The RNA shown here (small-subunit ribosomal RNA) has 1456 nucleotides and comes from an uncultured Candidatus Woesearchaeota archaeon. The coordinates come from a structure-prediction model, not an experiment, and the mean pLDDT is 80. The sequence is in RNAcentral, with records from SILVA. Its Rfam family is "Archaeal small subunit ribosomal RNA". Its Rfam clan is "SSU clan".
C1' cells in the first nucleotide's frame, strides 16, 4: 500500500475471497544449547484412592518415661500463630473495580516513643490413680493437684452527662484541653534474671464506613417502588445511615433509559493499528468473591473463618444398624469431560512466612531438577583438491577442520543435570514441509486419466493433445521447521469523532403544527460555568521507550531516565469565542393598514346539457354490436322523429409545463362563513426564532359500520365470441360499489422517486400576481415597454455527479436541526407489542441460502417499434409451371450378409463433375499375399525362389506330396516400418458455398469522453453505389463501388487461304440468254476471318435545381453502367470437405495394408425434392417443301456404295482439320386426313423376334420391329421461375464415355404479355428508439404441481430446568424473660431472623410432538408464457374480488 471477482467491453455501487500479525489444536517433519511472568483458564465452581501442604514455645505450670545425672521424649493444662501463604473465577451490572476525596462518623493484636503500674484475696480443673458405656467415633461418674488458666475486692485510670465559661485547631465544633458537680465503670502475672503483663496518650501498619466521575447489551423490557421517600423519638454497631423498629406525612426512581432480561470477576495490561479504534483480559502484580450447595452464629485486634463449629441438602465411605465420618475451586497424581494441557522428583542450601530468648523447628510458600515442536534467541548439518560426467550439481579418490557427538579427568552443586578447564576419537552424529493456471515468486516437460478419478480460500480446472487432477523430473518460498482448521485485529473510509451516504445503485418519515432536546441576529456592561495558559499532589510496581552494565553473542536480566496510564483534585491568572446576568438596536419574526388576484375550505340557493325511465303522437321493420360475429332487443311495434314528465350523477367548450392549497387535492352561477399567500407603507412590537425524539391533526381511491339514494358506469356473477384450452384481451347484460350523511381504517409510483430553515455563487428567455415610471389610447377593471419584488417553466456558465443530469425553484460553496441505509434471498415475513369491528396498519428479526445482486452510460444484436432506401432467389401487372396420375434420377424410411459413405431451411436432395454390369469401391462373403532396418533363435547336413505332374480349391507352385534347377540368406520371435477412401472438417492448411444481384468495411492526425466508446461513416439533395454535391470538428486516405479485362453489336484502315464472287473474263449445263464459285484465271467491293484504330462524354438542345443530378428531345449502330460476363471488401457461419491431394494426433499393421473371385451399392408396405413424356385440334398421323450455330474427330470421325424391314452389318475415298467427316436441323411452309371419343390422344408395362458394346448383359445395359395398350381429360393447401431477342417453344454440339442421359453445360431458330410502380408480404442496407437479450428472440425468464434433501414457523399436549411470588410445615440461631437438683451448665416459654422440604401462580430457557404451513436448495419431469421489444391486453404501486398457476377484472394513481 493494494490484487482478482459481476460485463461482449466500461464507469461506478457494493459484497466475496487473498496478501499481514497474533492465539489455540493438528498432518508431516525434526540435531543441539540458552531464556520465560509458558503448561486442566475455554468444556465439567464435576467426582476424588494415597501421600503430603500448620505449627511452635519447658526462659508459664504440673506430670510420666528414660538418663552418661548434664539432660531427652512424651501426651495435658496455657500463650502465640492457624483472619498469612497458596488455589479458582461459580457469583457479582455493584461503591465490585479504577481515580479522586470525605471519616468533624471509625477500630486496629504483634511493632515504635512517651509517661505510669505490676496491691490483697479465692475456688476449681486437665494431666494421673479407680469404676463404667460404646464396634467405632468418642463419652460418663468417683477421687488428687498446679500455673502468665479462672473469680472477688481495692487503687490508678476511663466513659457520660451538668453549669459556669475561657483557650486552641478549623472552611465549619458536634472535637481537644482546663474547672464545678453528679452518675456509671474498673487493671493487672508473674519470674533468680533476660523479660514478661497492665493503664494512658501519640505514631506506624492494617481494616472498615460515605462521596463526585468514569467503563457492557436489549425499548420486540415503559412504568417502577411500600422499610419505599422523608421526619422527630427509640433499639442497635467500632461506626455515619430504615441498618432495625413503633408513629407521622406521600413521597423517591425514570426517556440524559428507571425496572427487567441477557452476558460479565474489574483494573494494570495483552494484540493489532498510522492513529482514532475494535478485540480480548487464563499466566505475572494490584482489589473484590468464592472454598461441594445453602444458613447460623462462636473465639477472636482481626473471620461470619478452604485443610475451626453447629444445622439442612444432596453425594461418597464405615457401621455389630444403635451410630459415626468426609469434602484437592493447595502440590503431586485418578477417573470424567473433552479438539486440548507434564512427575503420586528433590530440599528447606537461597528469599520469606509462624512460634521461640535463642540455638532451632514448621513450610508442595518457595528454590531446583524431570516431562512437552507453548513462545522467544543463538548454533550447526561442512571446507578444498583431482578424475568422470549431461557441469554452481552428483559420483569416485586424496586432504583439512571438529563449533556440534562420543569417552576419561577435574572444577562446579543441599544433591545432581548443565556450564567452565585438560586430554583422546572421528566428515563423522544431524533437512524437511508447502507450492509450482491467474491473484502470487516458481514449467506451455514426459507420462497416466478422459465431466471419471480428482483439484479448488476466489476467479475456476477435468468431456482423448490438461502449464490447474494423479505422479517422476526441474523450479520457486521459508527453513528446524512447515502447511491446514478455528479465533481476532487490520486490510474496511463495508458503521465514516478523526472518515460514507441517502434524484436512478441500499437509503426523505405522505403533509403539517407542536413538547423536551439541539443550534442561534448587532451592539453593550458584568461574572467567569466552559475555554486557555502557569503550578501543586496524585495516576504502584512490573510492562513500554532510550542510554549504560551482566550472562561469550543474543533472548534473558539489571541501573538510570523518560515516556505513559491521554485522567482526578487543589491553586493563580486571561477573557477573544460561547455560556450566565442587566441594558440598548433592527436587519430575522410577528402585527397592523391599502388596493388588488386565487377551480384555496365549509354552508345554503339557483341554473345548464346529455344519459335512462315514462306519457302521447308519428313511424313501419330491423335494431344494436364486432375485425367478423353471436348471445341481446323488436308485430305485446324497438331503432329512430316530435312534444311533456320523474330521477339521479356530473358540469363541456373557456382550459394554459395557467391558478390555489401544508399535503392528499381544488373547476357551472350566486350568497353567507372562515382560512392562507404575494406586492405595497416615513405604521408598532424588538429576537418574541429555526428544527424537531415522543405527541397530536389532515391525509387519494379502495375496504367496513349505520341510514339515505341509485341515472350512468362497473369488480364479482351470468351469457355470446375467440382459442389447443380462455377461469382474459372483445360483446351483451348485471350486483356490490362509485353519490349524501353520521363514523371507522390510514394505505398510494402518497414522486420533483429530491426533508425543514438560512447565507452566497454568471446570464438569457418565457408566463402569473402586485407595484413604480413612461408611451399609445377607442378614456376602461385598456394597451405596450422598462424596472424591482414574489411565484412558475425552459436553456445554460462555473461547480459538482459514476454517468444520465443537476445548476438562484442546485444534485454548487457552507451553518443549524430531524428522518433513515450498510451485499443479494429467505422477508415487510415469523414471533411478541400497540391500533382496528374486519379486512389489515404500525414497529419488525433469525436460521438457512448465494457470489453475487444492482446503477448509468457503450458497442452489437433483436422487436408482433418509428422513418427512408432497395430488390422478380419481394409484392403488384402478367407468362409459363411444380403440386395429380405414369416414368427417370437423388433423399429418407425400411429390407439385407452388404444395401459404403458424406451432405439436411434458404446455403442437402439429375449433389460429391456419382449415367457403379467387372474395375471404379472405400460395403457383404470367401480366397491368397506382403515387414525397410535392427536383434535373438535357425542356415551349405541347403534359406528363399522357379517349375512338371497330383492332391487340395469355385480357381491358382496359394499350400502339400514327389522330383529337379538354382544356390545365401532368413517373418519364428521381439522391436520398428510400407500401407490405410480407418477417426477426428469441433485439432488444421487448401479450396468452396453463403450472407452478397449487398454497399459496404476499416486507417492516420485532430478532437470530444473518466473509460467503453464516439466524431469521420452524420444532415439535406442525389444516385445502380459510402455514387456525387452543399452544409458540419474534422482534414485525409486504403479496401471495395466505379474503373478495368473479354465477348457481342456499328465504322475505318491493312490483310487474304482452306474463305467470298459485285463488276471483267475464261469453262460447263442447257429450255440460247439464262444458270452456276462444285470448276476456274482475277479480285478483296461485299461477307467471313484476325489485327490496329475510331465511336458516347450527359458533348448538344429544352424544362427543374444552388449543385449534383433528375425528366424529355435531337443526332446517332448503339443514350445515360448500350448489352451480357469476369473480378468481387473487412469479416461472420466451429457453413461444407481428413473420400481430390497435404497435414497434427488416435488406431489397424499380418491385418482396418494388398490382390482375386461373387454379390452389393439397383432391394421396396411407404414419405420428400427435382425433372421427363403426357392429358391433345394453337393438336396428331402421312406426304412434299425451307433455314442455322457452337463444338468434336485418329484405340477417332467417317463420305460414298452394297446387304437388311429397321437397330445394324460388310467394304471404303477423305480429314491430325476454315480443307475431309459428324451434318439431310427441329420447330415452321404446303396439301390430305382424323372431329372431341379415353379417341388414329397419351404411351406405362408385358410378351415375342433381332442387332450393338465389352472376358461377361442373369442379378443389372442401350437400341430396332411386331403386338399389348395400363395411369392420365389442367391437378387441394401450398409453392418456384421470369422484364426483351427475355419467357415459352424447337432442334444441335460438347461433356462423362467400350456401351448407355429424360442430367449438366453452351449453340443457334421460332418468339410473347405485363410493370416504369410499391413497401403490404418475403428479406436487405441506412438513421432513430426500447431492451431484463450478448451461446445474442431457436434469446431472457415467471409461477403452480411432482420428487428428493436442509433449517425453520404454528401446534392438542408431554415431560423438565431456572427464577420470583404467596401459602404450610419448620432444623438452627441472635434477644428477653422464667425455673433449676449437680449453676462455665440444663431446661421451658415468648418475639425475631431464617436454611431445607412441600403445595399453588406468574415469567423464562432449552427438549420431544400427531399434523400443519410457508421458504430454501437441488444437467435435462408436468402445464402454461406472466415480465423483457408497443412482449403482442404499455407496464408497475395501493386496494378489493375472482380464478389449476403464472396472473385477470374493478377503482384511484405513477412513467421507472
Nucleotide at each position: 500500500u493494494c490484487c482478482c471477482g459481476u460485463u461482449g467491453a466500461u464507469c461506478c455501487u457494493g459484497c466475496g475471497g487473498g496478501a499481514g500479525a497474533u492465539u489455540g489444536c493438528u498432518g508431516c517433519u525434526a540435531u543441539u544449547g540458552g531464556g520465560a511472568u509458558u503448561c486442566g483458564a475455554c468444556u465439567a465452581a464435576g467426582c476424588c484412592a494415597u501421600g503430603c501442604a500448620a505449627g511452635u514455645c519447658c526462659a508459664g505450670g504440673g506430670g510420666u518415661u528414660c538418663u552418661u545425672c548434664g539432660g531427652a521424649a512424651c501426651a495435658c493444662c496455657g500463650g502465640c500463630a492457624u483472619a498469612u501463604c497458596g488455589c479458582u473465577c461459580a457469583g457479582u451490572a455493584a461503591c465490585a473495580c479504577g481515580u479522586c476525596g470525605a471519616u468533624a462518623a471509625u477500630c486496629u493484636g504483634c511493632c515504635c516513643u512517651c509517661a505510669g503500674a505490676u496491691u490483697c484475696a479465692g475456688g476449681a480443673u486437665a494431666a494421673c490413680c479407680c469404676c463404667g458405656g460404646g464396634a467405632a467415633a468418642c463419652u460418663g461418674g468417683g477421687g488428687c493437684u498446679a500455673a502468665u488458666a479462672c473469680u472477688g475486692g481495692a487503687u490508678a485510670g476511663g466513659a457520660g452527662a451538668u453549669c459556669u465559661g475561657c483557650a486552641c485547631u478549623g472552611g465549619a465544633a458536634u472535637g481537644u484541653g482546663c474547672u464545678u458537680u453528679c452518675u456509671c465503670u474498673g487493671a493487672a502475672a508473674c519470674g533468680c534474671a533476660a523479660g514478661g503483663u497492665c493503664u494512658g496518650a501519640g505514631g506506624a501498619u492494617g481494616a472498615g464506613u460515605c462521596g463526585g466521575c468514569g467503563g457492557c447489551u436489549g425499548a420486540u423490557u415503559a412504568g417502577g417502588u411500600u422499610g419505599u421517600u422523608g421526619g422527630a423519638g427509640a433499639g442497635g454497631u467500632a461506626a455515619a445511615g430504615g441498618c432495625u423498629c413503633a408513629c407521622c406525612a406521600a413521597g423517591c426512581c425514570u426517556a440524559a433509559g428507571a425496572u427487567c432480561a441477557g452476558u460479565a470477576g474489574g483494573g494494570g495490561c495483552c494484540u493489532u493499528g498510522a492513529g482514532a479504534g475494535a478485540g480480548g483480559u487464563a499466566g505475572c502484580c494490584c482489589c473484590g468473591a468464592g472454598a461441594a450447595g445453602g444458613g447460623u452464629a462462636c473465639u477472636g485486634a482481626g473471620a461470619c473463618a478452604c485443610u475451626g463449629a453447629c444445622c439442612c441438602u444432596a453425594g461418597c465411605c464405615c457401621u455389630a444398624c444403635g451410630g459415626g465420618g468426609u469434602g484437592c475451586a493447595g502440590c503431586a497424581g485418578g477417573c470424567g469431560c473433552g479438539a486440548a494441557a507434564c512427575c503420586u522428583u528433590u530440599a528447606c542450601a537461597a528469599u520469606g512466612c509462624a512460634c521461640g530468648a535463642a540455638a532451632g523447628u514448621g513450610u508442595g510458600a518457595u528454590a531446583a531438577g524431570g516431562g512437552g515442536a507453548u513462545c522467544c534467541c543463538a548454533a550447526g548439518u561442512g571446507c578444498u583438491c583431482a578424475u568422470g560426467u549431461a557441469a554452481u550439481g552428483c559420483a569416485u579418490g586424496g586432504g583439512c577442520u571438529u563449533u556440534u557427538g562420543c569417552c576419561a579427568a577435574g572444577a562446579g552443586u543441599a544433591a545432581a543435570u548443565a556450564c567452565c578447564u585438560u586430554g583422546g576419537c572421528g566428515a563423522a552424529u544431524a533437512a524437511g514441509u508447502g507450492g509450482u493456471g491467474g491473484g502470487a515468486a516458481a514449467g506451455a516437460c514426459u507420462g497416466g486419466u478422459g465431466c471419471c478419478a480428482g483439484c479448488a480460500g476466489c476467479c475456476g480446472c477435468g468431456g482423448u493433445a490438461a502449464c490447474a487432477c494423479c505422479a517422476g523430473c526441474g523450479c520457486c518460498a521459508c527453513a528446524a521447521g512447515u502447511g491446514g482448521c478455528a479465533a481476532u485485529c487490520a486490510c474496511a473510509a463495508u458503521u465514516a469523532u478523526u472518515g460514507g451516504g441517502c434524484c436512478u445503485a441500499a437509503a426523505g418519515c405522505g403533509u403539517c403544527c407542536g413538547u423536551a432536546g439541539c443550534c442561534g441576529g448587532c451592539u453593550u456592561u458584568g461574572u467567569a460555568a466552559a475555554u486557555c495558559u502557569c503550578u501543586u499532589g496524585u495516576g504502584a510496581a512490573a510492562u513500554c521507550a532510550u542510554g549504560g552494565g551482566g550472562c561469550u553473542c543474543a533472548a534473558c536480566u539489571c541501573c538510570a531516565u523518560g515516556u505513559c496510564g491521554u485522567g482526578c483534585a487543589g491553586g493563580a491568572g486571561a477573557c477573544a469565542c460561547u455560556g450566565c446576568a442587566g441594558g440598548g438596536c433592527u436587519u430575522g419574526g410577528a402585527a397592523c393598514c391599502g388596493g388588488g388576484a386565487g377551480g384555496a375550505g365549509u354552508c345554503a340557493g339557483a341554473g345548464g346539457u346529455a344519459u335512462u325511465c315514462u306519457g302521447g303522437g308519428g313511424g313501419g321493420a330491423g335494431c344494436g354490436g364486432u375485425a367478423a360475429a353471436a348471445u341481446g332487443u323488436u308485430a305485446u311495434a324497438a331503432u329512430c322523429c316530435c312534444c311533456g314528465g320523474a330521477g339521479g350523477a356530473c358540469c363541456a367548450c373557456c382550459u394554459g409545463u395557467g391558478g390555489c392549497g401544508a399535503a392528499g387535492g381544488c373547476g357551472u352561477c350566486u350568497g353567507a362563513c372562515u382560512a392562507g399567500a404575494a406586492c405595497g407603507g416615513a405604521u408598532u412590537c424588538g429576537a418574541c426564532g429555526g428544527u424537531g425524539a415522543g405527541g397530536g391533526a389532515c391525509g387519494a381511491g379502495a375496504g367496513c359500520u349505520g341510514g339515505g339514494g341509485g341515472a350512468g358506469c362497473a369488480a364479482a356473477c351470468c351469457g355470446g365470441a375467440u382459442u389447443a384450452g380462455a377461469u382474459a384481451c372483445c360483446c351483451g347484460a348485471g350486483u356490490a360499489g362509485u353519490c349524501c350523511c353520521a363514523g371507522c381504517u390510514g394505505u398510494a409510483a402518497a414522486c420533483g422517486c429530491u426533508g425543514c430553515g438560512a447565507g452566497c455563487u454568471a446570464g438569457g428567455u418565457g408566463u402569473u400576481g402586485c407595484a413604480u415610471a413612461u408611451u399609445c389610447u377607442u378614456c376602461g377593471u385598456g394597451a405596450g415597454u422598462a424596472u424591482g419584488c414574489a411565484g412558475u417553466g425552459u436553456c445554460g456558465a462555473a461547480g459538482c455527479g459514476a454517468a444520465g443530469g443537476u445548476g438562484u425553484u442546485a444534485a454548487g460553496c457552507u451553518c443549524g436541526c430531524c428522518g433513515c441505509c450498510u451485499g443479494g434471498g429467505a422477508a415487510g415475513u415469523a414471533c411478541g407489542g400497540u391500533c382496528g369491528c374486519a379486512a389489515g396498519a404500525c414497529u419488525g428479526a433469525a436460521a438457512c441460502u448465494u457470489a453475487a445482486a444492482g446503477g448509468a452510460a457503450u458497442u452489437g444484436g433483436c422487436g408482433g417499434g418509428g422513418g427512408a432506401g432497395c430488390a422478380c432467389a419481394a409484392c403488384a401487372a402478367g407468362g409459363g409451371g411444380u403440386g395429380c396420375g405414369g416414368c427417370g434420377u437423388g433423399c429418407g424410411g425400411u429390407u439385407u450378409a452388404a444395401u459404403c459413405u458424406a451432405a439436411c431451411u434458404c446455403a442437402a436432395c439429375g449433389c460429391a463433375g456419382a449415367g457403379a454390369a467387372u474395375c471404379u469401391c472405400a460395403c457383404c462373403a470367401g480366397a491368397a499375399g506382403c515387414g525397410a532396418c535392427g536383434g535373438u533363435a535357425g542356415g551349405a547336413u541347403g534359406a528363399a525362389a522357379g517349375u512338371c505332374a497330383g492332391g487340395c480349391u469355385g480357381a491358382a507352385g496359394a499350400c502339400c506330396u514327389u522330383a529337379c534347377u538354382u544356390g545365401a540368406c532368413g517373418a519364428a520371435c521381439c522391436g520398428a516400418g510400407a500401407g490405410g477412401u480407418a477417426g477426428u472438417g469441433c485439432a488444421u492448411g487448401g479450396c468452396c458455398g453463403u450472407c452478397g444481384u449487398c454497399a459496404g468495411c476499416u486507417c492516420g492526425u485532430g478532437c470530444c469522453g473518466u473509460a467503453a466508446g464516439g466524431u469521420g461513416u452524420c444532415c439535406u439533395g442525389u444516385u445502380a453505389a459510402g455514387u456525387c454535391a452543399g452544409g458540419c470538428a474534422a482534414c485525409g486516405a486504403g479496401c471495395g463501388a466505379g474503373a478495368c479485362c473479354u465477348g457481342c453489336a456499328c465504322c475505318u484502315a491493312c490483310a487474304a487461304u482452306u474463305g467470298c464472287u459485285a463488276a471483267c473474263g475464261a469453262c460447263u449445263g442447257c429450255u440460247u440468254g439464262c444458270a452456276g464459285g462444285a470448276u476456274u484465271g482475277a479480285g478483296c467491293a461485299c461477307a467471313u476471318u484476325g489485327u490496329a484504330g475510331g465511336g458516347a462524354c450527359u458533348g448538344c438542345c429544352c424544362u427543374g435545381g444552388a449543385a449534383a443530378c433528375a425528366g424529355g428531345g435531337a443526332g446517332g449502330a448503339a443514350g445515360g453502367u448500350g448489352c451480357a460476363g469476369g473480378c468481387u471488401a473487412c469479416g461472420g457461419u466451429a457453413g461444407g470437405u481428413c473420400u481430390g491431394u497435404a497435414u497434427g494426433c488416435u488406431c489397424c499393421g499380418a491385418a482396418u495394408c494388398u490382390u482375386c473371385u461373387g454379390g452389393g451399392c439397383u432391394a421396396c408396405a411407404c414419405g420428400c425434392g427435382c425433372g421427363c413424356a403426357a392429358c391433345a385440334a394453337u393438336g396428331g398421323u402421312a406426304a412434299g417443301g425451307a433455314c442455322a450455330a457452337u463444338g468434336g474427330g485418329a484405340u477417332a470421325c467417317a463420305a460414298c456404295u452394297c446387304c437388311g424391314a429397321a437397330a445394324g452389318g460388310a467394304g471404303a475415298a477423305g480429314u491430325c482439320a476454315a480443307g475431309c467427316c459428324u451434318c439431310u436441323a427441329a420447330a415452321c411452309c404446303u396439301u390430305a386426313u382424323c372431329c372431341a371419343a379415353g379417341u388414329c390422344c397419351a404411351g406405362a408395362u408385358u410378351g415375342a423376334g433381332g442387332g450393338c458394346u465389352g472376358c461377361a448383359a442373369c442379378u443389372c445395359g442401350c437400341c430396332c420391329u411386331c403386338a399389348u395398350g395400363a395411369c392420365g381429360a389442367u391437378g387441394g393447401a401450398a409453392u418456384c421461375c421470369c422484364u426483351a431477342g427475355u419467357a415459352a417453344u424447337c432442334g444441335g454440339a460438347a461433356u462423362u464415355c467400350a456401351a448407355c442421359a429424360c442430367g449438366u453445360u453452351c449453340c443457334g431458330g421460332u418468339g410473347a404479355a405485363u410493370a416504369u410502380g410499391u413497401c403490404c408480404c418475403u428479406g436487405c442496407u441506412c438513421c432513430u428508439u426500447g431492451c431484463a437479450c450478448a451461446c445474442a428472440c431457436c434469446g431472457c425468464c415467471c409461477g403452480u404441481c411432482a420428487a428428493a434433501c436442509c433449517a425453520a414457523c404454528c401446534g392438542a399436549g408431554c415431560a423438565g430446568g431456572g427464577u420470583u411470588u404467596u401459602g404450610a410445615u419448620g432444623a438452627g440461631g441472635c434477644u428477653u424473660g422464667g425455673u433449676u437438683u449437680a449453676u462455665u451448665g440444663a431446661c421451658c416459654a415468648a418475639u425475631u431472623c431464617a436454611a431445607a422440604u412441600c403445595a399453588g401462580a406468574g415469567c423464562u430457557c432449552a427438549g420431544u410432538g400427531a399434523g400443519g404451513u410457508g421458504g430454501g436448495u437441488u444437467a435435462a419431469g408436468u402445464c402454461g408464457u406472466c415480465a423483457c421489444a408497443a412482449g403482442g391486453u404499455a407496464g408497475c404501486c395501493g386496494u378489493a374480488g375472482g380464478g389449476g398457476a403464472a396472473c385477470c377484472u374493478g377503482c384511484g394513481g405513477c412513467u421507472g